[in-house]
Molecule: transfer RNA
Organism: Tissierellales bacterium
RNA sequence: GCCGAAGUGAUGGAAUUGGCAGACGUGACGGACUCAAAAUCCGUUGGGGGCAACUCCGUGUGGGUUCGAGUCCCACCUUCGGCA
Numbered sequence: 001g002c003c004g005a006a007g008u009g010a011u012g013g014a015a016u017u018g019g020c021a022g023a024c025g026u027g028a029c030g031g032a033c034u035c036a037a038a039a040u041c042c043g044u045u046g047g048g049g050g051c052a053a054c055u056c057c058g059u060g061u062g063g064g065u066u067c068g069a070g071u072c073c074c075a076c077c078u079u080c081g082g083c084a
Base pairs, nucleotide, nucleotide: 001083002082003081004080005079006078007077010026011025012024019067027045028044029043030042031041032040046057047056048055049054060076061075062074063073064072
């Protein structure tokens, strides 16, 4: 230099015919149980606005297509694999 794969909450990882983003697990926080703990069980867990219902933004970065994009297209960045 060329070709291919991957990038999603704190973390592993789903969402693949383009139609509710974050299922499920780990971790964290709060609670129950206990003399206390462990284990187990329950709840919460991206950001902004709002008293609340709710609403807007958020899938490596920047654009594009579309009524609608994590998903399709283009460029770039990072990591991994292959070729030279």